[in-house]
This record gives sequence, structure tokens and C1' cells, in this order.
RNA sequence: GCGUUCUUAGCUCAGUCGGUUAGAGCACUACCUUGACAUGGUAGAGGUCGAUGGUUCAAGUCCAUUAGAACGCA
Repeated sequence: GCGUUCUUAGCUCAGUCGGUUAGAGCACUACCUUGACAUGGUAGAGGUCGAUGGUUCAAGUCCAUUAGAACGCA
């Protein structure tokens, strides 16, 4: 330098052919349960989906540019 893949909650990840409230587990907060702790249960908080722009009635999903990471080739 070229190619492929990835980037979504604090962490690990899902998200179907673009379609009507952006999710799960763990972690966090409150409450219930216990003499207390752990486990368990209920509820809650936490995101503009790496960034910018574009297409569309509608974008996490498609397109362009760009940043970062992994792998392969040279």
C1' cells in the first nucleotide's frame, strides 16, 4: 500500500429482507426475603448504535468519506 471483518448500555454481546417504544446477560440503585450475609424475587436508572454527510415516507441496518481494532496478501 491492497483486501476482508468488526465498532450498539460500565463490561460481554444480540438485533431477521430497512418498518412503527433500541434489547439480553453480568454489573449498578431501591425494595422484598434473612438475626446477618450470600442466593433468589420485584422495580428502576443507564444509549442518539465510532464520527460526519447522503439516499428514503422511514436507517443500528443501504451508500460515500473518515477514525480505531483484528486478520490475510504484498